Context: one part of a larger RNA
Molecule: large-subunit ribosomal RNA, domain I
Organism: Planctomycetota bacterium
């Protein structure tokens, strides 16, 4: 020294538990801002710090509602001083105040209008003033610009990652997108978007790596309109002798079986129809029902053992449209808070309807050929974007050169041509069906359970810390039912600890539930 039992210490695993997170799903809401926001400094209390409120009116002021005894927010006990049934605290809704910043503004910048006014006569630029708007921020989702490398191709260089990340510009509660110059091949279909199929297929491809449709079909929603020209009136202005041209209003009139204007004929027409505030004109009152923002009420148990402590055991009852869950010294339908079925708004917000109110209201035949969006379609070069890398490459967009017809007319049907088909561009607007969730509210979980779940369960987390700086980025939860949180006494340095006492259910004592290993110690055996 070594094993072994036994007592401890150290340590902080593991079990339970959850204040915090996780993800789904319903419904609500999608903004705020110059009437000054998001964020931030600084104050504000009787009291020293932080959080939380709140703003020099400062943990609050009015007013209306609820609501009915304690109240003066937490850490955080206790004092001090108030205050309240002559309704406080709380709650909900309107209003007041709201320092100092911060878009931060006595600026700009855009549009109107008025004044003034150069070079240069009118003018005009320019200034000046005023009104009106706009600027910032915000999680993701949209739409436009500008665009990457890693990687993949087993290496690279066309390709690919990918029109991805990123930065940028912008709306909106959603956005884009939309009423065929479509899509087809059949006998056709009938804005747009979103799903599922078509399909990993037709194709595209250093035919590699890989990219990848559409037409149909079947759903979810459903909605269509409106100028512009031709004509007519009307007004100004310009040229002009008759006329004739420009602009500005009004009325017409909107399509493909082409329509529409003019002219002629014929029917019809209003004490009647029809629409409507998300397109199709556009303002607002007023009423009823409803929802949202505080709330009300809500049934039913008793004893007996055990035990600190009954919700537990035994016994006997009882509600129950309510035995969803949560709390009470262990497990509660009946003990509190709740559940179920119900009941409710002065004030504000909002949604359906309806009243008032506003706006519309012809069709058909012949005839004229007057009108139907041009520097536009198309070409050419030379990009780009379409599942398509040029390729036989249509169709779409751009740049640069050019440059049509005009209803007997133009597009387009995947070079091109003809038949036949489809359709009307070169102006515009359109709700749902879809997309997301910074944030309400409710619900649910074969999600987690403090090294997991958010980075963050904690008075004190995007905190400390670390960087010049962008930026990075923790750790850290349980005493006990109740502080009942150890009066008093002794060791001892009036230090830490530690023994009594005392309360307690106690080996919960604050380094505090449970307390594992590692390691250290004391004691005994047995052993060299």
């Nucleotide at each position: 020294g070594g094993c072994g039992c036994a007592u401890g210490g150290g340590g902080g695993a593991u079990g339970u538990c959850u204040u915090g997170g996780c993800a789904u799903c319903a419904g609500a809401a999608g903004g705020c801002g110059a009437u000054g926001a998001a964020g931030g400094g600084c104050g504000u209390g009787g009291a020293a710090g932080u959080c939380u409120g709140c703003g020099a009116a400062a943990a609050g002021c009015u007013c209306g509602g609820g609501g009915g005894a304690g109240u003066u927010g937490a850490c955080a006990a206790a004092c001090a001083a108030a205050u309240a049934u002559u309704g406080a605290u709380c709650c909900c809704g309107a209003g007041a105040u709201c320092c100092c910043u911060g878009a931060a503004u006595u600026a700009g910048c855009a549009u109107g209008c008025a004044g003034u006014g150069a070079a240069u006569a009118c003018a005009u630029a320019g200034c000046u003033g005023c009104a009106u708007g706009u600027g910032g921020c915000g999680a993701a989702c949209g739409c436009g610009g500008u665009g990457a490398a890693c990687u993949g191709a087993a290496a690279c260089a066309u390709c690919u990652a990918a029109g991805u990340a990123a930065c940028c510009g912008u709306a909106g509660g959603a956005g884009u997108a939309g009423a065929a110059a479509g899509a087809a091949a059949a006998a056709u279909c009938g804005a747009u978007u979103u799903c599922c199929u078509u399909a990993g297929u037709a194709g595209c491809g250093g035919c590699g790596a890989g990219c990848g449709a559409a037409g149909g079909g079947g759903a979810a929603a459903u909605a269509g309109c409106c100028c512009a020209a031709a004509c007519c009136g009307u007004g100004a202005g310009g040229g002009u002798u008759u006329c004739c041209c420009u602009c500005g209003c009004g009325g017409g009139g909107u399509u493909g079986u082409a329509g529409g204007g003019c002219c002629u004929c014929u029917c019809a027409c209003a004490u009647g129809g029809g629409a409507g505030u998300u397109a199709c004109a556009a303002a607002a009152u007023u009423g009823u029902c409803g929802g949202g923002u505080a709330a009300c009420a809500g049934a039913a148990u008793c004893u007996u053992c055990u035990g600190g402590a009954a919700a537990g055991u035994a016994g006997a009852a009882c509600c129950a449209c309510a035995g969803a869950g949560g709390g009470u010294g262990a497990c509660a339908g009946u003990c509190c808070c709740g559940u179920a079925a119900g009941u409710g708004a002065a004030a504000u917000c909002u949604g359906a309807c309806a009243a008032u109110c506003u706006c519309c209201c012809g069709a058909g035949a012949g005839g004229u050929u007057c009108c139907u969006g041009a520097g536009u379609a198309g070409g050419u070069c030379c990009g780009g974007c379409c599942a398509c890398g040029u390729g036989g490459a249509a169709u779409c967009c751009g740049g640069a050169c050019u440059g049509a017809a005009u209803c007997u007319a133009c597009g387009g049907g995947g070079a091109c041509c003809a038949u036949c088909c489809c359709g009307u561009a070169a102006g515009g607007c359109u709700a749902a069906a879809u997309a997301c969730u910074c944030u309400c509210u409710g619900a649910u979980g074969a999600c987690c359970g403090a090294u997991a779940g958010u980075a963050a369960a904690c008075u004190c987390a995007g905190u400390a810390u670390g960087g010049c700086g962008a930026c990075u980025g923790a750790a850290a939860g349980a005493u006990g039912a109740g502080a009942a949180g150890a009066a008093c006494c002794c060791c001892u340095g009036c230090u830490a600890g530690g023994g009594g006492a005392g309360g307690a259910a106690u080996g919960u004592g604050a380094a505090c539930c449970u307390g594992a290993a590692a390691c250290c110690a004391u004691g005994c055996g047995c052993u060299u």